[in-house]
């Protein structure tokens, strides 16, 4: 840079000891214990096996990632104007 997805799901654990939710503004979480790390779990993008005449679809598994407060927590730019509205941007993740 291209492309797909982002309203589902997942801890009464150990360690740690003050921050965290990308950015800005809000609004929240947090000493009834934040981040990080370990264990555990969720999901099924890539992957493997099976299925199918082939591809696709489907089933199973979980090796590589990812994820486990709140819709990507909300808003951010434009349109409509009542908004869980529509689109874009930004961001996150996978694959290339």
């Nucleotide at each position: 840079c291209u492309u797909a997805u982002c309203a589902a799901g997942a801890g009464u654990g150990g360690u740690g000891g003050a921050g965290g939710a990308a950015c800005a503004g809000g609004u929240c979480c947090u000493a009834u214990g934040a981040a990080g790390c370990c264990c555990g779990g969720c999901a099924a993008c890539c992957u493997a096996a099976c299925u199918u005449a082939u591809u696709a679809u489907g089933u199973u598994a979980a090796g590589g990632u990812g994820c486990c407060a709140a819709a990507u927590c909300c808003u951010g730019c434009g349109g409509u104007a009542u908004u869980u509205c529509c689109g874009a941007g930004a961001g996150a993740u996978g694959a290339g």
Molecule: SAM riboswitch aptamer (S box leader)
Organism: uncultured Ruminococcus sp.